[in-house]
Context: one part of a larger RNA
């Protein structure tokens, strides 16, 4: 000098971008934060609209069947493993980096290829009865499926045989034979009832992504931590895993690491990067992106393609809450918001309109992600707070050698001006799909529905009448802080009398203090100034 997630004091006018619990990973009232699908499924409500039947007031009123559109729990698929958070915990193959895996997995997607045959049984909703205060069940009868199950086939994966090839070689590549195992679903829509179009579920390679798992390097402090290990180090065999491997488990042998710092004990989320520095280098890991762990403290599984799952499940502990005392609930380190703690960090807002996910065929729904907006000078940038003119150099104010100096073109007073304010009017981008109408081509197809490509037309903004522009009023509504003895830019009066105080180091005050207070004067920065902490 610079730079801060900053606080503190004193002061504050606008506006654009960013940032805001660094400390208790403490405890949490209330609201939201993960659904969605009727074009898998059976129910239940609903009740537009049509029959029909009676009554008459001939266009209604009752009865009764069909019954569109929706709408609900339920069975069922997918998602709920993403996205949000937080840094406790880890000194680790946890992260970076460089490679490997002849030892693996991978739902959705993309491509190729083969298929969607036959058939059984339940169950939940429901019904009825019944138990508990309640969370929650229990028996009975009923039924459906793209839920469950058996069979059949292709293909395929596995072991074993055989021969051929490639390699020094543990093998590895294909082929053939023979065992053993492994698939399915159906919906909508059109129709001239032969089908045709849309979609979806099924096996299979392959392929994208996403993962597992291996190994070499790299980054901390303490020797006032020097030895440290018993599944420990290797081999055999087997289990087990999507797969190697003491991963576990039985025999075997007796290794394995260690002053090149093992082992312990503190510290700590890595990193891409930010800060500083001329560079080396040192600090540093808020914002942002990549990974990693964790989710009330510990422990385990289940489901699934994936979790040993923030808003799932069980179990044990702490803690809070309900109880009819039998027994239940509950986890904000998701956004906002409360209490604590702190020197200290924010609205219990608006929207899905973009973007981005999830679910649907689609309209669409959901969505504290994510877009806005609130607050707060917390940063980093702009803009203002007037401009020209103006001496007899007013008045006050300070100082004085009493003559005058200074405050000072500063004022005031004339002439503008109008960024900002404030009024009042105009007004964007951010929308591009999607969807529906149409029109016009195009591949299939007997045809229609409907795909596909291009055009038009309908319509869709939370921010917000916001940005932006014009018009009108008016200098009017907007300057503070620090310092002034050297370092160090910038002086003088008065009051104080080793008092009171100042201070980063030197030091300053004991009656003339440029050093304390105060005024006036300068001087620095400037909507900011200073001070503290910290890092280079």
């Nucleotide at each position: 000098g610079g730079a801060u997630g900053a606080a503190c004091g004193c002061u504050g006018g606008c506006g654009g971008c960013g940032u805001g619990c660094c400390u208790a990973a403490c405890a949490c009232a209330u609201g939201c934060a993960a659904g969605u699908c009727g074009a898998a499924c059976g129910a239940g409500a609903g009740g537009a609209a049509g029959g029909a039947a009676a009554g008459c007031u001939u266009g209604c009123u009752u009865u009764u069947c069909u019954g569109a559109a929706u709408c609900u729990a339920g069975u069922g698929g997918c998602g709920a493993a993403c996205g949000g958070g937080u840094g406790a915990g880890u000194a680790a193959c946890a992260c970076g980096u460089a490679g490997g895996u002849a030892a693996c997995c991978u739902g959705c997607c993309c491509a190729u290829g083969u298929g969607c045959c036959c058939g059984g049984g339940a169950u939940a909703a429901c019904u009825u009865c019944u138990g508990g205060a309640a969370a929650c069940g229990g028996a009975u009868g009923c039924u459906a499926a793209a839920a469950c199950c058996g069979g059949a086939u292709a293909g395929g994966u596995a072991g074993c045989a055989g021969a051929c090839a490639a390699g020094c070689a543990u093998u590895u590549g294909a082929c053939u034979g023979c065992u053993a195992u492994u698939a399915a679903a159906g919906u909508g829509g059109c129709u001239u009832u032969g089908g045709c179009c849309a979609u979806g579920a099924a096996c299979a390679u392959g392929g994208a992504u996403g993962g597992a798992c291996c190994u070499g390097c790299g980054g901390c402090g303490c020797a006032u931590u020097a030895g440290c290990u018993g599944g420990u180090u290797g081999g055999u065999a087997g289990g087990g895993u999507a797969a190697a491997g003491g991963c576990c488990u039985a025999c075997c042998a007796a290794g394995g690491c260690g002053a090149c710092g093992a082992u312990g004990c503190g510290u700590a989320g890595c990193c891409g990067a930010c800060c500083u520095g001329a560079g080396a280098g040192g600090g540093u890991g808020a914002a942002c992106g990549g990974c990693c762990a964790c989710a009330c403290u510990g422990g385990g599984a289940c489901u699934g393609a994936g979790a040993c799952a923030c808003g799932g499940c069980c179990c044990a502990g702490a803690c809070u809450c309900c109880u009819a005392c039998g027994g239940g609930a509950g986890g904000c380190a998701g956004c906002a918001g409360u209490a604590g703690g702190g020197a200290a960090u924010c609205u219990u807002c608006g929207g899905c309109a973009a973007u981005g996910g999830g679910c649907g065929a689609a309209a669409g729904c959901c969505u504290g992600a994510c877009c806005g907006a609130g607050c707060a000078a917390c940063g980093c940038c702009g803009c203002g707070u007037g401009a020209a003119u103006g001496a007899u150099g007013a008045a006050g104010g300070c100082c004085u050698u009493c003559g005058g100096g200074u405050u000072g073109u500063a004022a005031a007073a004339u002439u503008c001006u109008g960024u900002u304010a404030u009024a009042a009017g105009g007004g964007a981008a951010g929308a591009a799909c999607g969807a529906c109408u149409u029109u016009a081509g195009u591949a299939g197809g007997a045809a229609a529905u409907g795909g596909c490509u291009a055009g038009a037309g309908u319509g869709u903004g939370a921010c917000g009448g916001u940005a932006c522009c014009u018009u009108a009023u008016g200098a009017g509504a907007a300057a503070g802080c620090c310092a002034c003895g050297g370092c160090u830019a910038a002086c003088u009066a008065c009051g104080u009398g080793c008092c009171a105080g100042c201070a980063g180091c030197c030091g300053c005050g004991g009656u003339a203090a440029u050093a304390c207070g105060u005024a006036g004067g300068u001087g620095g920065c400037g909507a900011g100034c200073g001070u503290u902490a910290u890092c280079c």

Predicted 3D model of a 536-nucleotide part of an RNA (small-subunit ribosomal RNA, 5' domain) from an uncultured bacterium.
Model confidence (mean pLDDT): 81 of 100.
The RNAcentral record of the full RNA draws on ENA and SILVA.